[in-house]
Molecule: THF (Tetrahydrofolate) riboswitch aptamer
């Protein structure tokens, strides 16, 4: 000099556990605002994540117990959190690291 490669945060996820809703919150979706994170170092998006305002859309209950409040069981929800086989994984740029020539 040139070629090849490794590694993060994190994301998804069969399955398991504990809850919540089923009197509809949540999830998903669109637009706006704000913030954050992004291999060892630096920069960093129109991508990602979170919070927030607004809009549109939208649902699965059944049985049992109880005087009642309510409780239990089986379901249902692109439901929440925890664990999780496994899968994916620096947008991109510069430098660095490992190996070969």
């Nucleotide at each position: 000099u040139c070629c090849a490669g490794a590694g993060u945060a994190g994301a998804a996820a069969a399955c398991g556990g504990u809850g919540c809703g089923u009197u509809a919150a949540g999830u998903g979706u669109u637009c706006g605002g704000c913030a954050g994170a992004c291999g060892g170092g630096g920069a960093g998006u129109u991508g990602c994540u979170g919070c927030u305002g607004a809009g549109a859309c939208g649902a699965a209950a059944a049985g049992g117990c109880g005087u009642g409040a309510g409780c239990c069981u089986u379901g249902c929800g692109g439901u929440a959190c925890c664990g999780g086989a496994u899968u994916c994984g620096c947008a991109u740029c510069c430098c660095g690291c490992u190996g070969a020539a």